[in-house]
RNA sequence: GCGGUGUAGCUCAGCUGGUUAGAGCGCAGGACUCAUAAUCUUGAGGUCGACAGUUCAAGUCUGUCCUCCG
Numbered sequence: 001g002c003g004g005u006g007u008a009g010c011u012c013a014g015c016u017g018g019u020u021a022g023a024g025c026g027c028a029g030g031a032c033u034c035a036u037a038a039u040c041u042u043g044a045g046g047u048c049g050a051c052a053g054u055u056c057a058a059g060u061c062u063g064u065c066c067u068c069c070g
Base pairs, nucleotide, nucleotide: 002070003069004068006066009025010024011023012022018056027043028042029041030040031039049065050064051063052062053061
């Protein structure tokens, strides 16, 4: 210098910008059980790496910087 990557505690999705940001695992409550696990069910948890810009509207586009990988 070039390419890729960054979204929940972890692993990831988010269909070429649009209505409320999701899944699995994990965590908490409940059901079941003598009890635990398993199973079922409900719920909490996110300044979408940072700061600017474009736009009526940005996780998504643009610029700079940062992390990690090659």